Predicted 3D model of a 1525-nucleotide RNA (small-subunit ribosomal RNA) from an uncultured prokaryote. Rfam family: Bacterial small subunit ribosomal RNA. The sequence is in RNAcentral, with records from ENA.
RNA sequence: UAGAGUUUGAUCCUGGCUCAGAACGAACGCUGGCGGCGUGCCUAAGACAUGCAAGUCGUACGGAAAGGCCCCCUUCGGGGGGCACUCGAGUGGCGCACGGGUGAGUAACGCGUGGGUAAUCUGCCUUCGGGUCUGGGACAACCCCGGGAAACUGGGGCUAAUACCGGAUGAGACCACGGACCCUUCGGGGUCUGCGGAAAAAGAUGGCCUCUCCUUGGAAGCUAUCGCCUGUCGAUGAGCCCGCGUCCCAUUAGCUUGUUGGUGAGGUAACGGCUCACCAAGGCUUUGAUGGGUAGCUGGUCUGAGAGGAUGAUCAGCCACACUGGAACUGAGACACGGUCCAGACUCCUACGGGAGGCAGCAGUCGGGAAUUUUGGGCAAUGGGCGAAAGCCUGACCCAGCAACGCCGCGUGAGGGAUGAAGGCCCUCGGGUCGUAAACCUCUGUCGGGAGGGAAGAACGGUUGCCAUUCGAAUAGGUUGGCAGCCUGACGGUACCUCCAAAGGAAGCACCGGCUAACUCCGUGCCAGCAGCCGCGGUAAUACGGAGGGUGCGAGCGUUGUUCGGAAUCAUUGGGCGUAAAGCGCGUGUAGGCGGCUUGGCAAGUCGGAUGUGAAAUCCCGGGGCCCAACCCCGGAACUGCACUCGAAACUGCCUCGCUAGAGUCCCGGAGAGGAAGGCGGAAUUCCCGGUGUAGAGGUGAAAUUCGUAGAUAUCGGGAGGAACACCAGCGGCGAAGGCGGCCUUCUGGACGGUGACUGACGCUGAGACGCGAAAGCGUGGGGAGCAAACAGGAUUAGAUACCCUGGUAGUCCACGCCGUAAACGUUGGGUGGACUAACUGUUGGGCGGGUUUCCGCUUAGUGGUGCAGCUAACGCAAUAAGUUGACCGCCUGGGGAGUACGGCCGCAAGGCUAAAACUCAAAUGAAUUGACGGGGGCCCGCACAAGCGGUGGAGCAUGUGGUUUAAUUCGAUCCAACGCGAAGAACCUUACCUACCCUUGACACAUACAGAGAACUUUCCAGAGAUAGAUUGGUGCCUUCGGGAGCUCUGAUACAGGUGCUGCAUGGCUGUCGUCAGCUCGUGUCGUGAGAUGUUGGGUUAAGUCCCGUAACGAGCGCAACCCUUAUCCUUAGUUGCUACCAUUUAGUUGGGCACUUUAAGGAGACUGCCGGUGAUAAACCGGAGGAAGGUGGGGAUGACGUCAAGUCAGCAUGGCCUUUAUGUCUGGGGCUACACACGUGCUACAAUGGCCGGUACAAACCGUCGCGAGCCCGCGAGGGGGAGCUAAUCGGAGAAAGCCGGUCUCAGUUCGGAUUGCAGGCUGCAACUCGCCUGCAUGAAGUUGGAAUCGCUAGUAAUCGCGGAUCAGCACGCCGCGGUGAAUACGUUCCCGGGCCUUGUACACACCGCCCGUCACAUCACGAAAGCUGGCUGUACUAGAAGUCGCCGAGCUAACCCGCAAGGGAGGCAAGCGCCUAAGGUAUGGUUGGUGAUUGGGGUGAAGUCGUAACAAGGUAACCGUA
Repeated sequence: UAGAGUUUGAUCCUGGCUCAGAACGAACGCUGGCGGCGUGCCUAAGACAUGCAAGUCGUACGGAAAGGCCCCCUUCGGGGGGCACUCGAGUGGCGCACGGGUGAGUAACGCGUGGGUAAUCUGCCUUCGGGUCUGGGACAACCCCGGGAAACUGGGGCUAAUACCGGAUGAGACCACGGACCCUUCGGGGUCUGCGGAAAAAGAUGGCCUCUCCUUGGAAGCUAUCGCCUGUCGAUGAGCCCGCGUCCCAUUAGCUUGUUGGUGAGGUAACGGCUCACCAAGGCUUUGAUGGGUAGCUGGUCUGAGAGGAUGAUCAGCCACACUGGAACUGAGACACGGUCCAGACUCCUACGGGAGGCAGCAGUCGGGAAUUUUGGGCAAUGGGCGAAAGCCUGACCCAGCAACGCCGCGUGAGGGAUGAAGGCCCUCGGGUCGUAAACCUCUGUCGGGAGGGAAGAACGGUUGCCAUUCGAAUAGGUUGGCAGCCUGACGGUACCUCCAAAGGAAGCACCGGCUAACUCCGUGCCAGCAGCCGCGGUAAUACGGAGGGUGCGAGCGUUGUUCGGAAUCAUUGGGCGUAAAGCGCGUGUAGGCGGCUUGGCAAGUCGGAUGUGAAAUCCCGGGGCCCAACCCCGGAACUGCACUCGAAACUGCCUCGCUAGAGUCCCGGAGAGGAAGGCGGAAUUCCCGGUGUAGAGGUGAAAUUCGUAGAUAUCGGGAGGAACACCAGCGGCGAAGGCGGCCUUCUGGACGGUGACUGACGCUGAGACGCGAAAGCGUGGGGAGCAAACAGGAUUAGAUACCCUGGUAGUCCACGCCGUAAACGUUGGGUGGACUAACUGUUGGGCGGGUUUCCGCUUAGUGGUGCAGCUAACGCAAUAAGUUGACCGCCUGGGGAGUACGGCCGCAAGGCUAAAACUCAAAUGAAUUGACGGGGGCCCGCACAAGCGGUGGAGCAUGUGGUUUAAUUCGAUCCAACGCGAAGAACCUUACCUACCCUUGACACAUACAGAGAACUUUCCAGAGAUAGAUUGGUGCCUUCGGGAGCUCUGAUACAGGUGCUGCAUGGCUGUCGUCAGCUCGUGUCGUGAGAUGUUGGGUUAAGUCCCGUAACGAGCGCAACCCUUAUCCUUAGUUGCUACCAUUUAGUUGGGCACUUUAAGGAGACUGCCGGUGAUAAACCGGAGGAAGGUGGGGAUGACGUCAAGUCAGCAUGGCCUUUAUGUCUGGGGCUACACACGUGCUACAAUGGCCGGUACAAACCGUCGCGAGCCCGCGAGGGGGAGCUAAUCGGAGAAAGCCGGUCUCAGUUCGGAUUGCAGGCUGCAACUCGCCUGCAUGAAGUUGGAAUCGCUAGUAAUCGCGGAUCAGCACGCCGCGGUGAAUACGUUCCCGGGCCUUGUACACACCGCCCGUCACAUCACGAAAGCUGGCUGUACUAGAAGUCGCCGAGCUAACCCGCAAGGGAGGCAAGCGCCUAAGGUAUGGUUGGUGAUUGGGGUGAAGUCGUAACAAGGUAACCGUA
């Protein structure tokens, strides 16, 4: 020291991405009241108009241009003189090297830090000495004459100095040669001293006359002050040198000729290759030279717990630069921002001949840019320059201005105030919220406004007066000090104070899905948009936009950018490498790193103390000053560092005395597919020859290609040749790895065991380096039997450039040489030492002991299995560690792009090694879990198959659907699980559809109040298709306090009604399906980090998670079963409408008895594997048997677990939301839902003789009936009609059951089968049968002769077959739901098809295989590579060129100072000119490197949808994968 989101169905891990924090010289958006303190071109070191930024000194000098004052002259224009108040220009001195700016360059002794200088300099300042003597000649200014547009400049003449020059003197300093002492890094240095040499100076101002001279007074002189010269101490500043530290790239590995060193010389303030000559051949570098890129460095700043990381604005130290490049001059100091010269670019002026300029000073302008201020005031303060001083100068600085750019402070009011106002928003319509918020009442007065007062910052200094001090002869004067008065403020009438009025002028911004504090409504409808990550938006969006509300911060708030943090995500603190990314394929070994026991020493590391330094500021602590704070001041601490010094000696290191446990050597021994070479052998394949022999062989899933009558295959004999070595053979052996396998011989490496002896740490690892290194491949030459890429053919297939088959060449083999890679794997680097509890077991080689033909124990070196502790994300590892511990090497840092491009190295090539980036994604990955799935496995069920029976598919018809049609053919249902389904019944109605005609508070509900009329209700007529409209008749009700009231109808008004309109993907409810399948879960416990597991798995068994046993589980729940209904047997009770054995009776249980039977309907009994035997584990259970009406669930029904399918239904009902409101509502007439080329589903009837037809005759069950069933009787061929008994039903009716049985007929045919279709005539229901009902009779008499591929049902009272009833219903059934009659066949069995259950396995699936997913192609787009070239930047080399300038040489031209000389002149010295070395820009040539661009081209990424296939994931349908061709 804080974490969170995001990979998954879920989990743990790995791992990236993202967020919350802090900061900023910021910018942008919205907003903006005040003040204080700070800060403000990060880009173009781009270009600059204008002004200012460095001058000063008259007490250095000659002087007086302009101005001022005074005087004079004047032609009134002006001129002259004086003063020195002042001072232009000039000579001279000092300054201009400071201050101010910027960060281009620089990777460097540039900076930082610590040292050195015995190798140095230092103006002004300071300490202490000494001196300041004497001469000389010039040049500016000025005057005159010239040149020039200008800038400027030539010639002549005069002149001063603190300008310049000569001479004197010179302690000391300096130079040369000596001496003594001390120190020393041995180079030298310091002090004292001797001799010699060379070398100085300047005066100015004030005062005074004591001394001398002129003498008012002055000069010399004296004096004071300031200077000057020469030394010296110091201070300050600077130069140089050294140790250490100071970015990235090795896809930069070699660099260097003044280079490295020496000697000598030159040069510098000074050391030095700094420069030159000569000599030597060195110097640097993997501890990263050289090259490239980037960059001013530091104190510090930001961040961070720290270690670190990032950064180098403001302030401070250092450096570098001043338009670009070069150069020197002057000077104490410069190679000089506002100096000089040259070259270049640019700008400006020009009379075209020439000139001028340098804001990276302060302002300011243009430009660039997302972006950075006023052409302000003042020298009042601080500081600087000059001056004796006053003072002058100072864009340093102090202030003000602009900017919310930052930090800090303040305000925008305070208290009361509930009818919880109005209004907004929400609402479940009750209310809630904004909200004490407002209004209103009371109060205050910060800021801002007005008025008045009003600072500190000021002390120096000057001046006046006084006092003291010192110099002096002096009470002149000066110096120094003190006291007092006066003078000096840009900011600024500012801060601050007082008063006045007034709540009056002063709040926004972002956010509200999670992370992350904060939620609702409306709009929108994968649109518009949002988004930091995950992700929102496709009609109910807390995620878009608006609103209300809320949250956060607040004169700010957000966004963007950048840095650190979080990130232990480069891990020193503090990570990893079996499977997640990551151990080099293996060895030998160099550098390096690390290293056993022991003696003594040293003190480099290490530890402790002291000293110096670590600038100031900053940070921190304490204190203080501005009202507080920010800010500022003072003090302290700290600055983790470096240096020096003293000490310690355990550890490391170094030296040293020893040791033997590490390592090694010798001897003996055995084991081994260790390696290399040579030779030998047999089996087999193939080929050749010969024999026998004949029609096939071969091959496959099946075939064919192929071989064979020219004799194959088969078989026998002989021969040739190549390759490989069966059995032995073993998780056996050997080797470093790759790898090694017949036998023998030769050569040879290593390991192991045993015994003693020897050496004495000789060791381990190992960057580079070197060697070895399967297969494939390459080169040359051989060889070639078998096998076999390529290739050919045959098959397979939609295709089949494959899998299968027949052939077949490289190759495989040998020799030599390359290649250097593999899933080169134990995916586990090698090695050391030690320890661990913990072991058990096998095996190979050796040894020891016991026993001894086999065996046992111990030990050692290997090689396996199981397993404890421990470790691990888990899986797993576990004395052969992946446990524990230290040392060394290699490697990793999200996925893709990519092991690719470019570059380099290697290779004959193929290619290998090394190895990026742009771009793109929010994941990619590991292990384990639960499911699901598999053309994985095991076990087991089901009319699942099989075995059977009957159907469907063909025909006609019925019915439903699709399609088509139509004004409409209403809507829904669509694999199983839609399709005789919703619909248990469309002529009207239904009805939702179409057309036409109407109505608008409505056909219907509720409520309100008012007004009017009227009871309600009802009859009739008329128009119309009807709805509707008009007229009309009857009727005056109930209660009453007599006022009226209640209810109802009509009309008008408002809220509303209504909707079969949409959404079944907003829903409830209900239903289907898996499936009547045996499953689905929970509590507690246990195991696991966890998801989860266990239980529920296992052995048996069952229809069953049924039961038993076992068992870290023990129990429980929903399911199963049972309980319920029905049916089969019996009993009891009860007998009417039922029954009738018995007694009577009758046509008839008709009637009277009767209630036994049947039956009815209530209650019970019965069946439980209970009993027996066998099997089984002694269990559960199974098999067989007995008894029984029934036997192992007796048959049937009801009953449907957790869940799945966004399954179905908004049109049954309910319901959110949306839409509609003179219509999408309502009413009415008619039409449609009934259409018809066609396709499908479900059925009916058939195709006939097990039949049809005719006649006769027998036996049910269940159900229904008063708006009904309807008998007998009569009529009709019949449907039916008339009629009406009986029945509210065990009573009456529907009601005749049919198949069956008996008899007859038909005789195999489109029929006496079949009945469609059509015609005619009727019946019934109904307001109405045209569209569009059912039935009857007569006539008609279609297709159809058993049905292709395919497909359905059924396991017993079942299939098949036969009839009966019911719901709906006026009528309409071949459908549906029920009822009984007759009544089979078959099941060996579980291989296969389908569905399901359990266990297990694999998985890249989880929307779960209808999954996932790969590559080409096509299209769009993005970045990158290659490319003939084209074009820039930087740079190397060679040559050329050579400005300015220093230096050198020369110097015939010029020449005041010094010397010689009377002079002329000469000399010395100097200058110009010339020459030379060096050298900038430039030029030529040729390289390197790095950009841009480039027709074309290459792969890569992404993309909604596309094309072709199906490679991978399951045995992925040919197991997959690695290397190679």